[in-house]
Molecule: c-di-GMP-I riboswitch aptamer
Organism: Planctomycetota bacterium
RNA sequence: CCUCGAUAACGGCAAACCGGCCGCAAGGCCGGGGCGCAAAGCCAAGGGCCGGUCCGUUCGGAGCGGCAGCCUGGCUGCCGAA
Numbered sequence: 001c002c003u004c005g006a007u008a009a010c011g012g013c014a015a016a017c018c019g020g021c022c023g024c025a026a027g028g029c030c031g032g033g034g035c036g037c038a039a040a041g042c043c044a045a046g047g048g049c050c051g052g053u054c055c056g057u058u059c060g061g062a063g064c065g066g067c068a069g070c071c072u073g074g075c076u077g078c079c080g081a082a
Base pairs, nucleotide, nucleotide: 004080005079012037013036017032018031019030020029021028022027035069041075042074043073045072046071047070048067049066050065051064053062054061055060056059
């Protein structure tokens, strides 16, 4: 250094739920909260899922939006026992 990942250290993030605000919605932001997380940091590129709209018409298509805490991929990064 790479791989790897402890009941280690310093710290970090924050599910459900609750309150406020934004959005038609999916969902987002802030505060509380803490299920979990070694990339739960960043990127919608591939797949997937979710919500509107339109088209066809019975389960499809197009396009837009959302989810990075669903998987893959890309970029970056703290610590160091085995």